[in-house]
RNA sequence: GGGGGUAUAGCUCAGUUGGGAGAGCGCCUGAAUGGCAUUCAGGAGGCCGUGGGUUCAAGUCCCACUACCUCCA
Numbered sequence: 001g002g003g004g005g006u007a008u009a010g011c012u013c014a015g016u017u018g019g020g021a022g023a024g025c026g027c028c029u030g031a032a033u034g035g036c037a038u039u040c041a042g043g044a045g046g047c048c049g050u051g052g053g054u055u056c057a058a059g060u061c062c063c064a065c066u067a068c069c070u071c072c073a
Base pairs, nucleotide, nucleotide: 001072002071003070004069005068006067007066010025011024012023013022019056027043028042029041030040031039032038049065050064051063052062053061
C1' cells in the first nucleotide's frame, strides 16, 4: 500500500425481507429467610463508532472517514 471482517446498554452478544431497540450477566428497589447466599417480582440504563446520501420511514441499503482484528505484499 491492497483485500476481508467487526463497531448496538457497564460487560458478552442478538436484531430476519427497511417499519415495536432487545437478551444474558451486572446495578437499584421490594418480597420470601433470623441473617448471608439463593429464588421470585418490578425498575433504571442505549438515539446503534463519526459525518453525509437514498427513502414516507435506516441498527439494517449506499459513500467517505476513524478504531480494532485478520490475510496478501
Molecule: transfer RNA
Organism: Natranaerobius thermophilus JW/NM-WN-LF